[in-house]
């Protein structure tokens, strides 16, 4: 300095034909116990890495930048 791939919840990931934001771990309450644990029901919790275009409508398409992993020199 150039090619690429990722960035989505507390973690780890899912969701590309553009229109419902989603799982399982973990947190919280409750019910089960004399208590804990398990198990069960339900609940909280996102600027979908920023900004910009495009579209009636963007996590999903174009454009720049920023992290981060690789590969060339």
């Nucleotide at each position: 300095g150039g090619g690429g791939g990722c960035g989505u919840a507390g973690c780890u990931c899912a969701g590309c034909u553009g229109g419902g934001a989603g799982a399982g771990c973990g947190c919280u309450u409750g019910a089960u116990u004399c208590g804990c644990a398990u198990u069960u029901a339900a609940g909280a919790g996102g600027u979908c890495a920023g900004g910009g275009g495009u579209u009636c409508g963007a996590u999903u398409c174009c454009c720049c930048u920023c992290g981060u992993c690789u590969c060339c020199a």